This is a predicted structure of a 76-nucleotide RNA (c-di-GMP-I riboswitch aptamer) from Sulfurovum sp.
The source organism's lineage runs through Bacteria, Campylobacterota, Campylobacterales, Sulfurovaceae and Sulfurovum.
The model forms 94% of the base pairs in the Rfam consensus.

[in-house]
């Protein structure tokens, strides 16, 4: 150096539920609040599901899979 692993510390995120605002809607944003989570960081690229009044079309989900890219700690 490099690929696999296990464990602890310190730190990050935050499922439900509740409240408040937004959006025809899927959803989203704030509080609170932890079910989880080693990318549960970032990008709708592909696949999946979903929603519209406009369906050869505009959309939403990244905490659904994949896939790019980026990125901490650390015994033995």
């Nucleotide at each position: 150096c490099a690929a696999g692993u296990a464990u602890a510390a310190g730190g990050c995120c935050a499922a439900a539920c509740u409240a408040u605002c937004u959006g025809c809607g899927a959803g989203g944003a704030u509080a609170a609040g932890a079910c989880g989570g080693a990318a549960a960081g970032c990008u709708a690229c592909a696949g999946a599901u979903c929603u519209c009044u406009g369906c050869u079309g505009a959309g939403a989900u990244g905490g659904c899979u994949g896939a790019g890219u980026u990125g901490c700690a650390u015994a033995a």